Annotation:
Transfer RNA from an Actinomycetes bacterium, 72 nucleotides, folded computationally. RNAcentral holds the sequence, with entries from ENA. Taxonomically the source falls in Actinomycetes (Bacteria, Bacillati, Actinomycetota). The coordinates come from a structure-prediction model, not an experiment, and the mean pLDDT is 82. Its Rfam family is "tRNA". The family's RNA type in Rfam is transfer RNA. Its family is annotated with triplet codon-amino acid adaptor activity in the Gene Ontology.
RNA sequence: GGGCGCUUAGCUCAGCGGCAGAGCACUGCCUCGACACGGCAGGGGUCGGCGGUUCAAAUCCGCCAGCGCCCA
Numbered sequence: 001g002g003g004c005g006c007u008u009a010g011c012u013c014a015g016c017g018g019c020a021g022a023g024c025a026c027u028g029c030c031u032c033g034a035c036a037c038g039g040c041a042g043g044g045g046u047c048g049g050c051g052g053u054u055c056a057a058a059u060c061c062g063c064c065a066g067c068g069c070c071c072a
Base pairs, nucleotide, nucleotide: 001071002070003069004068005067006066007065010024011023012022013021018055026042027041028040029039030038048064049063050062051061052060
């Protein structure tokens, strides 16, 4: 320098045009002599950034950034 992939909650990841979700973690309550386990409820996100397409974008397109892999 060229090519490809990834970027969504604290962590690991789903979601492939129309309400942002799961597991774990965290908080409260219940249970227990207490802890753990278990049950119920809850908080937490400008979906990497900017622009474009569309009635509508996490999702499609372009550029940029970060990370990873391959080629030179």